[in-house]
Context: one part of a larger RNA
C1' cells in the first nucleotide's frame, strides 16, 4: 500500500464551532463527464504465453495463433454518479404558544459552623493518642454567656433526580443571557452531515501582577513510632486554598466507548411536556436509569442511550523495552506543553 482493526488485548482527538475536502432526500426534463456498448487507428520487433516444426532430443532457432487487459478518434445507450433547468416536503432551519431545570455572567442579602477579638461566669486543667509527648492554660486556658470581627463553604430539600459539547454546575433575590423539550404546520425549500488545517473553551495543580487570608493545609518546625522513619499518627505551619486581570493547556479530561442517519423482540422504574380520560389507568415525544430476545463478543458483558445491522466522514493502532526519551522544529515568563525517531536488545 491492500488488508484488520480501535469498551477491557496497541488503537476515538479533552469537548466544540467550522474552512478545504468527502458524503448526501423525493421527483419530471436537458445534457453526456465518469459508466456500458461497436467500430477503426495505434498498442515495434525479440521475449513470456500457447499450437505446430528444425537441429538423433534438449537448450537453442523457426512458422501461426492469442495477448498486450491501454490510449486515441468515432457512432450509440442514459438506469446509476455528475452537472445544469423546474418542482416537492418527509430531512434541516425559521416563526407562533407552552412549561421543566445546580446551563453561563454580573450585583445584592441571608443563616448554621470554624477561627479570632472584648467582656461576664467559672477553675485547673485543656488538647491529643493504639498509648503518648511535642503544644495551650493560673499574666485564667478549656467550658459557657453576650457582643464584634472577619473569610470561606452554601446542612436538610437531594433522587443509578435536573442541565451543559466537554470541562463542570447546588443557600436566595434580581437583571442580562446560551441551549434543550413538548404542541401547532404558518414560512424558507435539501439550506444537510462529517471536518484535514484553523480557531474557541478547557478539572486540579503551577506561572505573573495586585488584592484576600477564617479554614484547610506542600514545604518546613517540633513530639512521637522505629533498628532506622527525610513516612503512615499528633502539635504547629509558609506557599497555595479565594477574588480580579493575563499566562498554561494537561488528567483514569473514563461510558477507558468520536460524530451523524436509518432499521431491529419486550418487560420494569423515574424526569419534562402533549393526548385520551377521570382510571391505582392507557398512549405518545424527548432524557436518565434497571433487566432481558435475537445479534454481536475471546470472554466477561452489550443489548432501541449497542459493543446489534448498514451507510457516510473524521481521528487513532500495527510486538515489548529503549521512550512519549533524544534531536530539531512550533509554542510557553518559566514550569513545561505539542509533533515525535533511531541505535542497541529480547
Nucleotide at each position: 500500500c491492500u488488508g484488520g482493526g480501535u469498551g477491557u488485548a496497541a488503537a476515538g482527538g479533552g469537548a466544540g464551532c467550522g474552512u478545504a475536502g468527502g458524503c448526501g432526500g423525493a421527483u419530471g426534463g436537458a445534457c453526456a463527464a465518469g459508466u456500458c456498448u461497436g467500430a477503426u487507428g495505434u498498442g515495434a520487433a525479440a521475449g513470456g504465453c500457447u499450437g505446430g516444426g528444425g537441429c538423433u532430443c534438449a537448450a537453442c532457432c523457426c512458422c501461426g495463433g492469442g495477448a498486450c487487459u491501454g490510449c486515441a478518434u468515432u457512432g450509440g445507450a442514459a438506469a446509476c454518479u455528475g452537472c445544469c433547468c423546474g418542482u416537492c416536503u418527509u430531512g434541516a432551519g425559521u416563526g407562533c404558544c407552552g412549561g421543566a431545570g445546580a446551563g453561563g455572567u454580573a450585583a445584592g442579602c441571608g443563616g448554621a459552623a470554624u477561627u479570632c477579638c472584648u467582656a461576664g461566669u467559672g477553675u485547673a486543667g485543656c488538647g491529643g493518642u493504639g498509648a503518648a509527648a511535642u503544644g495551650c492554660g493560673u499574666a485564667g486556658a478549656u467550658a459557657u454567656u453576650a457582643g464584634g470581627a472577619g473569610g470561606a463553604a452554601c446542612a436538610c430539600c437531594a433522587g443509578u433526580g435536573g442541565c451543559g459539547a466537554a470541562g463542570g454546575c447546588g443557600g436566595c433575590u434580581u437583571a442580562c443571557u446560551g441551549g434543550a423539550c413538548g404542541g401547532u404546520a404558518a414560512c424558507u425549500g435539501a439550506c444537510g452531515u462529517u471536518g484535514a488545517a484553523g480557531c474557541u473553551c478547557g478539572a486540579a495543580a503551577g506561572c505573573g501582577c495586585g488584592g484576600g487570608u477564617a479554614u484547610c493545609g506542600a514545604a518546613c518546625a517540633g513530639g512521637a513510632u522505629u533498628a532506622g522513619a527525610u513516612a503512615c499518627c499528633c502539635u504547629g505551619g509558609u506557599a497555595g486554598u479565594c477574588c480580579g486581570c493575563g499566562c498554561g493547556g494537561u488528567a483514569a479530561a473514563c461510558g477507558a466507548u468520536g460524530g451523524a442517519u436509518g432499521c431491529c423482540c419486550g418487560c420494569u422504574g423515574u424526569u419534562g411536556g402533549g393526548c385520551c380520560a377521570a382510571c391505582u389507568g392507557g398512549u405518545u415525544c424527548a432524557g436518565c436509569g434497571g433487566c432481558c430476545a435475537a445479534g454481536c463478543g475471546a470472554a466477561a458483558g452489550c443489548a432501541u442511550u449497542a459493543a446489534g445491522c448498514a451507510u457516510c466522514c473524521c481521528a487513532c493502532c500495527u510486538g515489548g523495552g529503549g521512550a512519549g526519551u533524544a534531536c530539531g522544529c512550533c509554542g510557553g515568563c518559566a514550569a513545561c506543553g505539542g509533533u515525535g525517531a533511531a541505535a542497541c536488545u529480547c